[in-house]
Context: one part of a larger RNA
RNA sequence: GCCGGCGAGUUACGUUGUGUAGCGAGGUUAAGGUAUUGAGUACCGGAGCCGAAGCGAAAGCGAGUUUGAACAAGAGCGACAAAGUUGCAUGACGUAGACCCGAAACCGGAUGACCUAACCAUGGACAGGUUGAAGCAGUGGUAAGACAUUGUGGAGGACCGAACACACGUUCGUUGAAACGACCGGUGAUGAGCUGUGGUUAGCGGAGAAAUUCCAAUCGAAUCCGGAUAUAGCUGGUUCUCCUCGAAAUAGCUUUAGGGCUAGCCUCUGCGUUAAGAAUACUGAAGGUAGAGCACUGAAUGGGCUAGGGGGCUUCACGGCUUACUGAACCCUAUCAAACUUCGAAUGACAGAUAUUUAUAGCAGGGAGUCAGACAGUGAGAGAUAAGUUCCAUUGUCAAAAGGGAAACAGCCCAGAUCUACAACUAAGGUCCCUAAGUUACAGUUAAGUGGUAAAGGAGGUGUCAACGCUUAGACAACCAGGAUGUUGGCUUAGAAGCAGCCACACAUUCAAAGAGUGCGUAAUAGCUCACUGGUCGAGUAUUGAUGCGCCGAAAAUUAUCGGGGCUAAAACUGUACACCGAAGUUUAGGAAUGUCGUAGGACAUUGGUAGAGGAGCAAUGUAUACGGGCUGAAGCGGUAGCGGAAGCAGCCGUGGACUGUAUACAAGAGAGAAUGCCGGC
Numbered sequence: 001g002c003c004g005g006c007g008a009g010u011u012a013c014g015u016u017g018u019g020u021a022g023c024g025a026g027g028u029u030a031a032g033g034u035a036u037u038g039a040g041u042a043c044c045g046g047a048g049c050c051g052a053a054g055c056g057a058a059a060g061c062g063a064g065u066u067u068g069a070a071c072a073a074g075a076g077c078g079a080c081a082a083a084g085u086u087g088c089a090u091g092a093c094g095u096a097g098a099c100c101c102g103a104a105a106c107c108g109g110a111u112g113a114c115c116u117a118a119c120c121a122u123g124g125a126c127a128g129g130u131u132g133a134a135g136c137a138g139u140g141g142u143a144a145g146a147c148a149u150u151g152u153g154g155a156g157g158a159c160c161g162a163a164c165a166c167a168c169g170u171u172c173g174u175u176g177a178a179a180c181g182a183c184c185g186g187u188g189a190u191g192a193g194c195u196g197u198g199g200u201u202a203g204c205g206g207a208g209a210a211a212u213u214c215c216a217a218u219c220g221a222a223u224c225c226g227g228a229u230a231u232a233g234c235u236g237g238u239u240c241u242c243c244u245c246g247a248a249a250u251a252g253c254u255u256u257a258g259g260g261c262u263a264g265c266c267u268c269u270g271c272g273u274u275a276a277g278a279a280u281a282c283u284g285a286a287g288g289u290a291g292a293g294c295a296c297u298g299a300a301u302g303g304g305c306u307a308g309g310g311g312g313c314u315u316c317a318c319g320g321c322u323u324a325c326u327g328a329a330c331c332c333u334a335u336c337a338a339a340c341u342u343c344g345a346a347u348g349a350c351a352g353a354u355a356u357u358u359a360u361a362g363c364a365g366g367g368a369g370u371c372a373g374a375c376a377g378u379g380a381g382a383g384a385u386a387a388g389u390u391c392c393a394u395u396g397u398c399a400a401a402a403g404g405g406a407a408a409c410a411g412c413c414c415a416g417a418u419c420u421a422c423a424a425c426u427a428a429g430g431u432c433c434c435u436a437a438g439u440u441a442c443a444g445u446u447a448a449g450u451g452g453u454a455a456a457g458g459a460g461g462u463g464u465c466a467a468c469g470c471u472u473a474g475a476c477a478a479c480c481a482g483g484a485u486g487u488u489g490g491c492u493u494a495g496a497a498g499c500a501g502c503c504a505c506a507c508a509u510u511c512a513a514a515g516a517g518u519g520c521g522u523a524a525u526a527g528c529u530c531a532c533u534g535g536u537c538g539a540g541u542a543u544u545g546a547u548g549c550g551c552c553g554a555a556a557a558u559u560a561u562c563g564g565g566g567c568u569a570a571a572a573c574u575g576u577a578c579a580c581c582g583a584a585g586u587u588u589a590g591g592a593a594u595g596u597c598g599u600a601g602g603a604c605a606u607u608g609g610u611a612g613a614g615g616a617g618c619a620a621u622g623u624a625u626a627c628g629g630g631c632u633g634a635a636g637c638g639g640u641a642g643c644g645g646a647a648g649c650a651g652c653c654g655u656g657g658a659c660u661g662u663a664u665a666c667a668a669g670a671g672a673g674a675a676u677g678c679c680g681g682c
Base pairs, nucleotide, nucleotide: 001682002681003680004679005678006677011096012095013094014093015092016091017090018089019088020087021086022085023084026050027049028048032044033043034042035041036040054061055060064077065076066075067074099237100236102234106227107226108225109224110223111222117201118200119199120198121197122196123195124194126191128160129159130158131156135152136151137150138149139148140147164188165187166186168185169184171182172181203219205215206214207213212221240617241616242615243614244613245612250263251262252261253260254259264370265369266367267366268365269364270363271362273276277358278357279356280355281354282352283351284350291343292341293340297337298336299335302332303331304330308326309325310323311322312321313320314319373398374397375396376395377394378393379392381390382389403414404413405412418591419590420589421588423587424586425585429581430580431579432565433564434563438578440577441576442575443574444573445572451567457552458551461549462548463547464546465545466544467543469541470540478536479535480534481533482532484509485508486507489503490502491501515530519528520527592607593606594605595604596603597602618671621667622666623665624664625663626662627661628660629659636655637654638653639652640651642649643648
C1' cells in the first nucleotide's frame, strides 16, 4: 500500500411537542400480593400523581381575590369562552461518559540508586624514563652569622610516556557491526586521581566542582497501577436510497471576538378572515444628498477707496507735509468647502383610494443551521483618489450553480440542468484553417503586424473639416545676374571698416533693387552669404486651428502580451446590410414525480442545490404467527443479454452438500471508503 473483518446519536430517568390507542370531568396505578411449572400473563392493590378554581406573603376568602380605615373607587391576577389523563411510537431538551477516537496535565498508593550523582565502610592497581625542593654533611666565608659551593637527599594537585581513565579534531558510520560506535591523532596518568565489593539518600523528594545535570535507553519534576470513558468552546471521523422545500456568514449582549444566547433568514404542523402581501401606474406629505451658489460661517485672486501702523521732512512742543512700505473695514472682480447654505433634484423610503399583473402576508407551536464570507458594478471613509488592501452602504454572481462564451480562468458576459431523442430556433460570442458557421456585400481608414500592453512629451506619417495670406499684372522652390554711393556712420578701442561693445533721428544719394546690415569669416581689412531687385520657368504655394487612424518615447530574464497557424483594397479598424453557427435556454415527440384546480377524463404550474427541516422506501440479523421450499439438491460461491424510480429483487446454468424462504407484526450490537482508525493476510 491493497484486500478482508471490526469500527461512531445508545440506554435509564425526567421535561416538553407530535402521531396513535384506551377511558373521559375524570384519567392512572406504584411498591406489594394472589393464581399458574418457567418466561410471562391475568386479577387484586387508589398510597400517590395530573386535571376539573383562583387570589393572597399569610391567616384566609372563594368565581372571585389582593391592595385599602372602608361594604367606596380604581388597579393587578383570575372566571365568564372550559378536556384531560394513561400507555406505546417518535422529535428535541435536561441529568448521567451521552455520537466515536485524541491530549499536555492533576491527585492517590506503590516500585526503583544492579544505569547514574554524592557520601560511608573495606580492598585493589598505577611499565619505564626525567627533573632534583627542604633537610643533612664536607669545604669556603664571617668576630659570630648571613651567604657561596660540592656532595648527599628524594619533595612536587612537577615533566615525558604505557596500562588505566577521559573524550578535543577530522574522516567513516547515519534502514549503523553499535538506539552514541570505529580508525587515526588528542588530554590526565602520585592525584580535588582511577577502580572492585557491600551499604546510605526517593519523586511536593534525592543527588549535583551547577549543565535544568543525573535518579535503570524515561526527567522544568522517574516509573507502575488506580481516580478515569479526567476535561478538550479544539482537530479528525460518523456507514443504504429516492422525493419536497431550502438558508446564513447580519444586529444586540457576552473575560466576548475561530465559542455562545436572543432576534433575523430556512423548514414542518395547525389556525382562519373583511386577502391583508409583492410589482407597476396615480395621489399626498417629509427631506437637504448630487448639482449649484456665496446672503451666513470660514478659506481665498486682482484692483479701488481708506482708518490705523512704519519710514522721511519740519517743529521747543502741539501739530503739519509726504511716501514705489504695510494695511482692518467697505466697494468692484475671479474662486473654494464632509463638519458653509438665501437654493436644490433624480432615485429611494413612508402613507393612501383605484386599476392591471401576481400569490403572498399574518398568528401560534415543533425542529434547525448560520454569527471566518469572496469577487464584480456603483456611492463614501481609511490608505498614497496604492494593493487580489481595509471598513460601511446598495445591486448581482459565487458560496449552495452545472451548461455556452472569455485559449486555460469560484465571484465577469449569456443562461438557471426532472428524464430520453443521431429533431428545430435562438442568447452571449462568433463564421480563412486548427473549429460549427460569410475567404458575404457596400463605403471608408490604417502600413504600424498598428490590430495583438503604457504616460508626459516629440515629429513635413496620412485621411477629413475650417480659417487666412501670396498668385497668369506670373506666386512658392530652383537656377542666372545685381546686391551700390556719402562711409572705415559717430563713439569706444592697440585695431572696431555692416557683423566685440555703446549711441542714433535708424540718415541721405543713385536706383529695377540694395539694412549705417541676416549669418559665416579676418588681428583689423579682405572673402562667402542673406534681406531686397531683374531674368528663366509656368500653377499653385505659405501659415494656423480642429479631428480620425497610425509613428517615436518602449530595457529582463521561454519564441512567451493574437490560444496557434497565419492575415495587409484584410482574416485589422469604422459605418451600413443580409445570411448562418452557437447552450443542459426555448420549441418538438415521449415518459416520471410534486402541487393546485376539477365529480372525472384531464388541464395548468413546478421539479439545480451545501448547512438544514420534512416525507416515503430498500437491505441485513433475531422473535412471534401463518403458509411454504429442500439430498429428484438448502444456504453460500461463480456466470448470465431479466425486472424496478433508487436502495435493490428474481429466473436459469455451474459449483456446493444441509438447511432455508415468503407475508404480517415486533425488537435492535441494523448498512463504511476515508478517523496519520483497530486486528489479520499478502
Large-subunit ribosomal RNA, domain II from a sheep gut metagenome, 682 nucleotides, folded computationally. The full RNA is in RNAcentral, with records from MGnify. Its mean pLDDT, the model's own confidence on a scale to 100, is 85.